[in-house]
Context: one part of a larger RNA
RNA sequence: CUGGGCGUAAAGCGCGCGUAGGCGGGCUGUUAAGUCAGAUGUGAAAGCCCAGGGCUCAACCUUGGAACUGCAUUUGAUACUGGCAGCCUUGAGUACAGUAGAGGGAGGUGGAAUUUUCCUGUGUAGCGGUGAAAUGCGUAGAUAUAGGAAGUAACACCAGUGGUGAAGGCGACACACUCUGGGCUGAUACUGACGCUGAGGUGCGAAAGCGUGGGGAGCAAACAGGAUUAGAUACCCUGGUAGUCCACGCCGUAAACGAUGUCUACUAGCCGUUGGGGAACUUGAUUCCUUAGUGGCGCAGCUAACGCACUAAGUAGACCGCCUGGGGAGUACGGCCGCAAGGUUAAAACUC
Numbered sequence: 001c002u003g004g005g006c007g008u009a010a011a012g013c014g015c016g017c018g019u020a021g022g023c024g025g026g027c028u029g030u031u032a033a034g035u036c037a038g039a040u041g042u043g044a045a046a047g048c049c050c051a052g053g054g055c056u057c058a059a060c061c062u063u064g065g066a067a068c069u070g071c072a073u074u075u076g077a078u079a080c081u082g083g084c085a086g087c088c089u090u091g092a093g094u095a096c097a098g099u100a101g102a103g104g105g106a107g108g109u110g111g112a113a114u115u116u117u118c119c120u121g122u123g124u125a126g127c128g129g130u131g132a133a134a135u136g137c138g139u140a141g142a143u144a145u146a147g148g149a150a151g152u153a154a155c156a157c158c159a160g161u162g163g164u165g166a167a168g169g170c171g172a173c174a175c176a177c178u179c180u181g182g183g184c185u186g187a188u189a190c191u192g193a194c195g196c197u198g199a200g201g202u203g204c205g206a207a208a209g210c211g212u213g214g215g216g217a218g219c220a221a222a223c224a225g226g227a228u229u230a231g232a233u234a235c236c237c238u239g240g241u242a243g244u245c246c247a248c249g250c251c252g253u254a255a256a257c258g259a260u261g262u263c264u265a266c267u268a269g270c271c272g273u274u275g276g277g278g279a280a281c282u283u284g285a286u287u288c289c290u291u292a293g294u295g296g297c298g299c300a301g302c303u304a305a306c307g308c309a310c311u312a313a314g315u316a317g318a319c320c321g322c323c324u325g326g327g328g329a330g331u332a333c334g335g336c337c338g339c340a341a342g343g344u345u346a347a348a349a350c351u352c
Stems, first nucleotide, its partner, number of pairs: 004323003007306002012320001014204004021197003025088007033081002035077008049065006091194001092191004096186004103180003108173002110155001116150007126137002163170002209250006218244002223239004261319006269297012281284001301308002325352003334345004
């Protein structure tokens, strides 16, 4: 390489869009590039293989055949694939009418509550904290309590194996308003294969981190102190700065997980739930059908087993990515990217 694989053994890019490429629905005609058949030429000799012959046999030598699976030219075939032309509507899309939603962006508003700080009143010696304590706060009047003010962050209940988004993710409010993406359903009309995948490329991408400028209530790496302990650079306690928040710009990684790539078709059932549509009657907290999601069981089948099982890990097809013993190592070197941190691509010696 062939082959075999990728839920958990090594292995699905974090997720989209999309270039090249690969693959691609039905019918008709044409072409004859792929494909198939015939012929001709060539495919050196030796060797291999087969049948003879010669050395006493064999090795060896020798004669003939076959083979040389290939290439070129030419004559045909036309099912399939391809090219060209025309048509079609089932795939895909558009229009129309509905519909659900924490989908995204911008602006605005709120306090039933919480916390901190400040002001004022009441009030007096403690408060706080723990397993127990201490550090800490407090007679310069704390804690507690009542009223007021400021400020930041987050939005209880509703809340649901509920919804929504490609993924990351998204949850106060609004009869609302503003910009905007996608989905689902229904019945027609239209376009007429416009499709699938996608190396490179490009965009998005939690948290932490970085740059500039704001903001800073609570929490809290680092740090300080008090404890614990043999020690305690921890767990516990008192404090506390970056950070967490906002704007703009970087970073580009996660157990970015369903550890399961995307698309299409097919393959027993049963029970829930969300959003549409339809039907029936007994008009109800009804029953049934259907469709798009989202869950629990379960047959066939698959699986090393666990398990998966119409949301497949079943049966098939298309395309991409990836794996090839452990360590060395996701490291070194080099390249590219980054302000940096670092990211990405990615070995070898050696060793078991």